[in-house]
RNA sequence: CAAGUUGGCCGGGCAGCCGCCUUGUGAGUUGCAGUUAUCUGUGAUUUGCGGGGAGGAAAGUCCGGACUCCGCAGGGCGGGACGCCGGGUAAUGCCCGGGCGCCGCGAGGCGACGGAAAGUGCAGCAGAAAGCAAACCGCCGACGCGCCAAUCAAUUUAACAAUUGGCUGGUGCGGGUAAGGGUGAAAGGGUGCGGUAAGAGCGCACCGCGCAUAUCGGCAACGAUGGCGGCUAGGCAAACCCCGUCCGGAGCAAGGCCAAACAGGGACCAAGCACUGCCCGUGCAAGAGUCCCGGGUAGGCCGCACGAGGGCAAAGGCAACGAUGCCCCCAGAUGAAUGGCUGCUUAUUACAGAAUCCGGCUUACAGGCCGACUUGCCUU
RNA sequence: GCCGGAGUAGCUCAGUCGGUAGAGCAACUGAUUCGUAAUCAGUAGGUCGGAGGUUCGAUUCCUCUCUCCGGCACCA
Numbered sequence: 001c002a003a004g005u006u007g008g009c010c011g012g013g014c015a016g017c018c019g020c021c022u023u024g025u026g027a028g029u030u031g032c033a034g035u036u037a038u039c040u041g042u043g044a045u046u047u048g049c050g051g052g053g054a055g056g057a058a059a060g061u062c063c064g065g066a067c068u069c070c071g072c073a074g075g076g077c078g079g080g081a082c083g084c085c086g087g088g089u090a091a092u093g094c095c096c097g098g099g100c101g102c103c104g105c106g107a108g109g110c111g112a113c114g115g116a117a118a119g120u121g122c123a124g125c126a127g128a129a130a131g132c133a134a135a136c137c138g139c140c141g142a143c144g145c146g147c148c149a150a151u152c153a154a155u156u157u158a159a160c161a162a163u164u165g166g167c168u169g170g171u172g173c174g175g176g177u178a179a180g181g182g183u184g185a186a187a188g189g190g191u192g193c194g195g196u197a198a199g200a201g202c203g204c205a206c207c208g209c210g211c212a213u214a215u216c217g218g219c220a221a222c223g224a225u226g227g228c229g230g231c232u233a234g235g236c237a238a239a240c241c242c243c244g245u246c247c248g249g250a251g252c253a254a255g256g257c258c259a260a261a262c263a264g265g266g267a268c269c270a271a272g273c274a275c276u277g278c279c280c281g282u283g284c285a286a287g288a289g290u291c292c293c294g295g296g297u298a299g300g301c302c303g304c305a306c307g308a309g310g311g312c313a314a315a316g317g318c319a320a321c322g323a324u325g326c327c328c329c330c331a332g333a334u335g336a337a338u339g340g341c342u343g344c345u346u347a348u349u350a351c352a353g354a355a356u357c358c359g360g361c362u363u364a365c366a367g368g369c370c371g372a373c374u375u376g377c378c379u380u
Numbered sequence: 381g382c383c384g385g386a387g388u389a390g391c392u393c394a395g396u397c398g399g400u401a402g403a404g405c406a407a408c409u410g411a412u413u414c415g416u417a418a419u420c421a422g423u424a425g426g427u428c429g430g431a432g433g434u435u436c437g438a439u440u441c442c443u444c445u446c447u448c449c450g451g452c453a454c455c456a
Base pairs, nucleotide, nucleotide: 001376002375003374004373005372006371007370008369009368010367012345013344014343015342016341017340018339020053021052022051023050024049025048026047027046028045029044030043031042032041033040034039055351059362060361062360063359064358065357066356067251068250069249070248074280075279076278077277079247080246081245082244083243084098085097086096087095088094099113100111101110102109103108114242115241119240120239121236122235136181137180138177139176140175143174144173145172146171147170148169149168151166152165153164154163155162156161189207190206191205192204193203194202208231209229210228211227213226214225215224216223217222255302256301257300258299264293265292266291267290268289269287272284273283274282275281295455296454297453309328310327311326312325313324316321381452382451383450384449385448386447387446390405391404392403393402399436407423408422409421410420411419429445430444431443432442433441
């Protein structure tokens, strides 16, 4: 310098003017209550001066909690989620560290990563054969039954020749063979040597694989070394399933209080209702009960902003995290507030806006900044 | 805001333990008719909403995402 990997941060800034929401405080006007020769409390409204005012994802609502209610939620079946090991945490399916596998020259990245030597099931088409494997082509011709040729021997014959037997070569069938070809996603380890009729873990060496095997290291997952097994144990569990762990349900439109308005009617109540699928068990015995139809209101307050809160420092820890100390109060709307204009700056600026609140994950995202590291080339 | 459901041919819908996606209506062509409708015979038409993963193989199983639909307030 180029190419790349990875972690973190920002995601417009400053100034002026005009506006919006909320909150503290002062003043004016006014309602209500109390007290009553005038103040106090509380609310509404106008205004002055201050404080604060969207996000890294506020999103998807996919997980985990807090909180609230369900007539404390117990047992069994069913159902769901998760799944290497250790740690972190309020908790988690999240995070950190480690192990193993795969990818990358590397920095690093990815992994729904328990069990297929419990059981059931699936594998279309192609192919000879697809799940206690299989012989289409090819290879072999050992072994068995034949055929042909050559040759040797014996017997018969005057001779030619014939018969029988042996050996050699060729060939057919039975047979052997998973080395080679071909099919397929997948054909029951790989390389080499020996071996064989040809072959084959058939034998051996090395590599690979398996073991509820021993020793050592590690908290553990697991690893190293040895031993055993010629390999028997193929794939799919995001197929049913088995094993282990966890899970009561509903959700702030939860739920509580006040106000306003209206019109009631019907069904059911132990063979019922609730504990949100079923059973047991428990509770409820005429109720402000449950459900349905109809009617009315779509107003206010609380929940609701001090919290597993934020910032800085920091014992400890490889890290996630965090004992402890100091400082800060930092959005709370309810048709729902963050905006508009101007100037400067390179800047018109991406994705997008709280709605009970936190911790995660995932998804969307113009552009910019910082740190660490890898590979290649050049120079010294 | 919270909770639940559905996307398959132009339209309405089927599609079970994963193996070449079907039906009715509509469309087109032909026959029938003087002509049209009806009828009969035939034909075409599908990224199974999108992306990724598991698997040899995905409409089907899993994850993410997009679109659409429905329910939920209080009082008597």